[in-house]
RNA sequence: GAAAAGGGCAAACCCGUCGCAAGGCGGGGACGCAAAGCCACGGGACCCUCGAGGUCAGCCGGGCUGCCGAA
Repeated sequence: GAAAAGGGCAAACCCGUCGCAAGGCGGGGACGCAAAGCCACGGGACCCUCGAGGUCAGCCGGGCUGCCGAA
């Protein structure tokens, strides 16, 4: 980032499980995603046992890595 091909991930919801919780993990399931791969560094949101605490990378920015690929 034009097209094409082969692939990838998986929101809500349901089941199981861990956690006080936010939420995580596994299975089912697909709303979407070209970094929806990884990292809490800045902003932001959220939770609690309010601390030198925790969660969210599928909120935005940033860093690192990466598949295909024409004129």
Description:
A computed fold for a 71-nucleotide RNA from a soil metagenome, annotated as c-di-GMP-I riboswitch aptamer. Of the family's consensus pairs, 94% are formed in the model.